[in-house]
């Protein structure tokens, strides 16, 4: 100097002036004036999990159905983070893995190819018949070779054997299953037996653990205001409809003259919730780490169809340029509140891996 | 602010339990006609909205994006 990796951190700062939005004060009967003092994010986003709250009178059981899936800790939880073990990628820093079961059943494995799974003989390769002497048939064994495919039943030498084959043994590889050692574990690592050699798919049924009630601030509770308790289907009036915010059943509970849906009317106000919370910071311990604990400090938007906005100066930051100076600064906007994730995007530092050149 | 669906040739729509992605209308050429048009032959046209992952293989499964679309409030 290229090139590549991981992590933090910011998201411009004063000031003036002009404007939008709430809050407090203080004038004013009232419209209003004037003063103080606040006013978007790392993702506010996507609505993807998980919660906090609200109601559903209870939140029971069993079908279904859903989500997760190596171990260990973290934490209100969580599918998130952390640390590790196994696997796969990169020369490396380092990054990725929905990583339970295919030796429970079930399905599927296009095309090719004999045969794609209680394996199978197309060519070969032996034996034996029959024609009969070639270029033939038929019966039988046989998975070593040859082809086909994404994948064909472990790989090598020697016995064996008509040919041949884990059919039998030696190395070697895998699997299981005992046993020892370290480890909380997941597992690693060393011995041993057993010819056991058993294809893939579970982001395909399905088994196994586990864990889930439902709805969602348009939740909910009050307050005014207004209207036509109007029609019309369909279950029902104790042999029980319908309800108890979920598909079915069952059990509790409520339950009778009404109950579901479907048009039809009315109103588009206002208070609450509604923001001090598992909260921000900063020190100190305590754990490799996530995250805990414990002082101290700080109040930091709460609006309702929405306000957070423009301009001008000074500095600050890329970039160009020798200076004057001139240009640039991205995605993006609260709607009840958190923990996370995944998306989208500008810059600046660290530090660490490869190469290549100088010293 | 919340739920919930949909995306396939220029347009509408298919495509089974994963195994070469098709119709129909339009569009292009060519025959017939003076000529168009209709009508008959024939032909080209898809990164299946995008990226990513399982699998031998993906339009179908499972993630993450993108663009459209539809539904809601309270009273009596």
């Nucleotide at each position: 100097c290229g090139g590549g990796g991981a992590g933090a951190c910011a998201a411009g700062g004063u000031a003036a002036u002009c404007g939008c939005c709430g809050g407090c004060g203080u004038c004013g009967c009232a419209a209003g004036g004037c003063g103080c003092g606040g006013g978007a994010g790392g993702a506010a986003a996507g609505u993807c999990c998980g919660a906090a709250c609200u109601c559903c009178g209870c939140a029971g059981g069993g079908c279904a159905g859903g989500a997760u899936g190596c171990c260990g800790g973290g934490u209100a939880a969580c599918g998130c983070c952390c640390g590790g073990u196994g696997g796969g990628g990169g020369c490396a820093a380092c990054c990725c893995c929905a990583a339970g079961g295919a030796a429970a059943g079930u399905g599927c494995c296009a095309c090719a190819g004999a045969a794609a799974g209680c394996a199978a003989a197309c060519c070969g390769c032996c034996u034996u018949c029959c024609c009969a002497u070639g270029a033939g048939g038929g019966a039988g064994g046989u998975a070593a070779g040859g082809g086909u495919g994404a994948a064909a039943c472990g790989g090598c030498g020697a016995g064996g054997u008509a040919a041949g084959a884990g059919c039998u043994c030696a190395c070697c590889g895998g699997u299981u299953c005992u046993c020892g050692u370290g480890g909380c574990a997941a597992c690693a690592c060393g011995a041993g037996a057993a010819g056991c050699c058993a294809g893939g798919u579970a982001a395909a049924c399905c088994c196994c653990a586990u864990c889930c009630g439902g709805a969602g601030c348009a939740a909910g509770a009050c307050c005014a205001a207004a209207u036509a308790g109007g029609g019309a289907a369909g279950c029902g009036c104790u042999c029980g409809a319908g309800g108890a915010u979920g598909g079915c059943c069952c059990g509790u509970c409520c339950g009778a003259a009404g109950c579901u849906u479907c048009c039809g009317g009315g109103u588009a106000g206002g208070u609450c919730g509604c923001u001090c919370g598992a909260g921000g910071c900063g020190g100190c311990g305590g754990g490799u780490a996530a995250c805990c604990g414990u002082c101290g400090u700080c109040c930091u938007a709460g609006a309702u169809a929405a306000a957070u906005g423009a301009u001008u100066a000074c500095c600050g930051c890329u970039c160009g340029g020798a200076a004057a100076c001139g240009a640039g600064a991205a995605c993006a906007g609260a709607a009840u509140u958190c923990g996370g994730c995944u998306u989208a995007u500008u810059g600046u530092c660290u530090c660490c891996c490869c190469g290549g050149a100088c010293u | 602010g919340g739920g919930c669906c949909g995306u396939u040739a220029g347009c509408u729509c298919a495509a089974c339990u994963g195994g070469u992605a098709g119709a129909g209308c339009a569009a292009c050429u060519g025959a017939c006609u003076c000529u168009u048009a209709a009508u008959c032959a024939g032909u080209a046209g898809g990164u299946u909205u995008g990226g990513g992952g399982u699998u031998c293989g993906a339009g179908c499964c499972c993630c993450c994006g993108a663009c459209g679309g539809c539904c809601c409030a309270c009273c009596a």